Glycine riboswitch aptamer, 88 nucleotides, folded computationally.
Its mean pLDDT, the model's own confidence on a scale to 100, is 78.
RNA sequence: AUGACGUGGGAGAGCUGCCGGACAGACACCGGGCAGCGCCGUAGGUGCAAUUCCCUCCCCGGGAAACUCUCAGGCCCAGUACCACCGA
Numbered sequence: 001a002u003g004a005c006g007u008g009g010g011a012g013a014g015c016u017g018c019c020g021g022a023c024a025g026a027c028a029c030c031g032g033g034c035a036g037c038g039c040c041g042u043a044g045g046u047g048c049a050a051u052u053c054c055c056u057c058c059c060c061g062g063g064a065a066a067c068u069c070u071c072a073g074g075c076c077c078a079g080u081a082c083c084a085c086c087g088a
Base pairs, nucleotide, nucleotide: 006085007084008083009082014037015036016035017034018033019032020030021029038075039074040073044071045069047067051065052064053063054062055061
């Protein structure tokens, strides 16, 4: 088993100012802290106004999403959605 654990793959988006640590000292560094402005959409969450899909086609109505919002989260790497393999 509607797939644990594990393995591999696996997106986006950052600047500025101030401050601190370290150093003899400045830059760099500590991917440090705070603030401002900006940005992202793949944990989770919101919403069906637009888009797409489903409820046999259309309307009505309803539902869902890789759509939408950006609350949360994030803006090095990693990790996360998800996919493949494995198979307790």

The sequence was found by an Rfam model in a public genome assembly.